[in-house]
């Protein structure tokens, strides 16, 4: 110097202008001023939970899911540790890994037979038969093929542990018009009610007031007390867990979180200079050059696991070459 391997991190900064959205902040209030305002995945909705309604939701049966051991965890198909099995020269990856003397079923071509049992070809013993044979038992070879009697497969059923009640925030609580309708009281053909304020006169069947129920909209749920964020210590290989200090961290309805412009760091690439080395080449300085940027947009919250993802930073391993 090459190549790999695996892990944790960050997704530009400062300054102007201009503009969005919230404040149960302020103010001289049609506005202004202050604070605050997205992600490592906010996605995919694929697992696991909180949490909220349904009361035959407790038990067993079906049914669905998981699956080596052990441990974390609120839980989990997640994660850590560990064998074992495949790849990989190696760090180090994947893994459909529980049971085949509970049973059942399966096995292509080939081959005399394929999971039932029994035999292609030979020899040996017996029985029988005049004989050729024909049965019974035992031993041996050849060939097929993954496999030939001893086993496979459980990702065929099946057994065993264990987990699962359904439905989901448009869940779910509460307040509550308007119009129709219900229920109850008065009042009306002995003429209400309306034209009409009021007296005549018209008109001809409903009027008037309560109460519940739903609906439109509203409110909470719901965003700052948390399975929370950061540091520090302790236990433990680890996943984690415990204990101290600090901090408060978007929110809301279909929906804000943005745009311009200037300055610049980090990387990279080119050239110069210094210094160090026999040298390949290091290190530091200056100049000039690209050059600001991918994937994406919170919708109740909270773990995970998959998936997109420009560009970089840190250590940490492992193999290969040079050189002393």
């Nucleotide at each position: 110097g090459g190549g790999g391997c695996a892990g944790a991190c960050c997704a530009g900064a400062c300054a102007g202008u201009c503009g969005c959205g919230a404040a149960c902040g302020c103010c001289g209030a049609u506005g202004g001023c202050u604070u605050c305002g997205a992600g490592g995945a906010a996605g995919g909705u694929c697992c696991g939970g909180a949490c909220u309604c349904c009361g035959u939701a407790g038990a067993g049966c079906a049914g669905c899911g998981u699956a080596a051991c052990g441990g974390g965890u609120a839980a989990c198909a997640c994660c850590c540790g560990u064998c074992c099995g495949c790849c990989g020269u190696a760090a180090g990856g994947c893994g459909c890994g529980g049971a085949u003397u509970a049973g059942a079923g399966c096995a292509a071509c080939a081959g005399a037979g394929a999971c039932g049992a029994g035999u292609c070809g030979g020899c040996a013993u017996c029985g029988u038969g005049c004989a050729a044979g024909c049965g019974a038992c035992g031993c041996c070879g050849g060939g097929u093929g993954a496999a030939a009697c001893g086993g496979g497969c459980a990702a065929u059923c099946u057994c065993u542990a264990c987990g699962c009640g359904g439905a989901g925030c448009a869940a779910c609580a509460c307040c509550a018009a308007a119009u129709a309708g219900g229920c109850g009281g008065c009042c009306g053909g002995c003429g209400a009610c309306c034209c009409u304020g009021c007296u005549c006169g018209g008109c001809g069947a409903g009027g008037c007031c309560g109460c519940g129920g739903g609906u439109a909209g509203g409110u909470g749920g719901c965003a700052a007390c948390g399975a929370g964020c950061g540091g520090c210590g302790u236990g433990g290989u680890g996943a984690c867990a415990c204990g101290c200090c600090g901090c408060c961290c978007a929110g809301a309805g279909g929906a804000a979180u943005g745009a311009c412009u200037g300055u610049c760091a980090u990387a990279g690439c080119g050239c110069c200079u210094u210094g160090g080395g026999u040298g390949a080449c290091c290190a530091a300085g200056g100049c000039g050059c690209c050059g600001u940027a991918a994937c994406a947009g919170a919708a109740u919250c909270c773990g995970g696991c998959c998936u997109a993802u420009c560009g970089g930073u840190c250590g940490g391993c492992c193999c290969c070459g040079c050189u002393u």